[in-house]
Molecule: transfer RNA
Organism: Leptolyngbya sp. BL-A-14
RNA sequence: UGCCCCAUAGCUCAAUGGCGGAGCGAUCGCCUGUUAAGCGAAGGGUUGUAGGUUCGAGUCCUACUGGGGCAGCCA
Numbered sequence: 001u002g003c004c005c006c007a008u009a010g011c012u013c014a015a016u017g018g019c020g021g022a023g024c025g026a027u028c029g030c031c032u033g034u035u036a037a038g039c040g041a042a043g044g045g046u047u048g049u050a051g052g053u054u055c056g057a058g059u060c061c062u063a064c065u066g067g068g069g070c071a072g073c074c075a
Base pairs, nucleotide, nucleotide: 001071002070003069004068005067006066007065010024011023012022013021018055027041028040029039030038048064049063050062051061052060
């Protein structure tokens, strides 16, 4: 310097261009002599940033940022 992959809830991950979800964790409740386990509820999101396309973008396009990988250059 070039190429490829990734970025979504606190964590791990889903979501065919058409209402952003699940599991775990945390919180509250039920259960229990108590805790754990089990059951339930409620909550939690500027989908990395900025633009573009589209009636409509997490999804498609461009640039950038961060992370990972491969190759190359110099020596």